Context: one part of a larger RNA
RNA sequence: AGACGGGUACCCACACAAGCAGUGGAUCACGUGGCUUAAUUCGAUGGCAAGCGGGAAACCUUACCAAGACUUGACAUCUAUCUGAAAGCCUGCUGAAAGGCGGGCCCUCUCACAAGGACAGAUAGACAGGUGAUGCAUGGUCGUCGUCAGCAGGUGCCGUGAGGUGCUCCCUUAAAUGGGGAAACCUGCGAAACCCUUAUCUCAUGUUUUAUGUGUCAUGAGGAACUGCCCGCCUAUAGCGGGAGGAAGGCGAGGAUGACGCUAGAUCAGCAUGUCCUUUAUGUCUUGGGCUGCACACGUGAUACAAUGGUCGGUACAAAGGGCUGCCAAGCCGUAAGGCGGAGCUAAUCCUUAAAACCGAUCUCAGUCCGGAUUGGGGUCUGCAACUCGACCCCAUGAAGCUGGAAUUGCUAGUAACCGUAAAUCAGCCACGUUACGGUGAAUAUGUCUCUGGGUAUUGUACU
Repeated sequence: AGACGGGUACCCACACAAGCAGUGGAUCACGUGGCUUAAUUCGAUGGCAAGCGGGAAACCUUACCAAGACUUGACAUCUAUCUGAAAGCCUGCUGAAAGGCGGGCCCUCUCACAAGGACAGAUAGACAGGUGAUGCAUGGUCGUCGUCAGCAGGUGCCGUGAGGUGCUCCCUUAAAUGGGGAAACCUGCGAAACCCUUAUCUCAUGUUUUAUGUGUCAUGAGGAACUGCCCGCCUAUAGCGGGAGGAAGGCGAGGAUGACGCUAGAUCAGCAUGUCCUUUAUGUCUUGGGCUGCACACGUGAUACAAUGGUCGGUACAAAGGGCUGCCAAGCCGUAAGGCGGAGCUAAUCCUUAAAACCGAUCUCAGUCCGGAUUGGGGUCUGCAACUCGACCCCAUGAAGCUGGAAUUGCUAGUAACCGUAAAUCAGCCACGUUACGGUGAAUAUGUCUCUGGGUAUUGUACU
């Protein structure tokens, strides 16, 4: 000088407290461990792994396993020799396919021929290839502390020196934010601001829209908020409390933005890359299987246990997205999934467009008209192909579950909670996931004693 303390003081944070809704119990889904397996490919493992890489495992993907094949190779560049009809197309046998062994068509490149060139093939050789190892050899990227207020330099001063000071102290702030004082005075990276969205107004424009240059819409450019004004508190500084006006008030709300560093944190399987290893195989192709295996344990979710509810009927209101191998209307058929059909739309024009809520009826506290797992049967759709291993529909079946031990999570406002909608991926889908979007819309905060994490100062130390 640090680091640490079941040392101290001060400060902060959904950290606690005050509240609301959960998890932990049930069933199912997904991920993980374990077990099993020919293989159940690999990685991630306290916080910072576990609906994570994977924003789509039937084949493919695919890296794993079994079997069958290939060996200059599925892919790249070059050399030598040889062949050819630049290239390409059709096809037989064998086989699960890949592959192996063949056959035929087209005779047209430049050109009179030859030679040469381009291209293709064969042989040989340089080499290719490797999701093989090492993230403790690395680049790049990312997580975390943490959007915490810190981190560092110049000159000066202090100290023999390491180093200190500045950055400590008082007030203040979300903030090393600002003010005051002070051997310090300045500066940089961070904070803030600049950027985007949103709330309000004005102007301009108008594809769609509108009777209309109509507009609560869209697009663009501007205005507006600064403690500016008033009162109080305070060194009458910075600022704090209250008020007015205002769409908005003291950072208006949200996002993007993440300092010096820490963790030999994560990733050699996204990519790149040193070294090592492999080369008729650790490379490549194919078929089938596996990644979905099930005594069990953990994590994250979905659905429930019901009357603030279930069922039936009626009826109302969004936003944001997507669409040409696409979105698919009306109408008809089917109980339905869906089928037929074909209008419109390269989209503010067409399509896809709510549910909870509200009104009425019924059920009357029961393992039920709650709950829907599981199983049987019959279908629809996608796709070469749904056995392993898809989704959906109908009929039947009707399990556990009556609010969950110890423990534990999220959230301070248009938030939590409840409700649905869309999209990416995608032929289809195991999505209850993720990312967006709107609808309805609370409760509580006396406060900082305690728990957790963090910041500053100080103190102790047998640690560095």

Background:
A computed fold for a 464-nucleotide part of an RNA from a metagenome, annotated as small-subunit ribosomal RNA, 3' major domain. The prediction has a mean pLDDT of 82. The full RNA is in RNAcentral, with records from SILVA. Rfam family: Bacterial small subunit ribosomal RNA.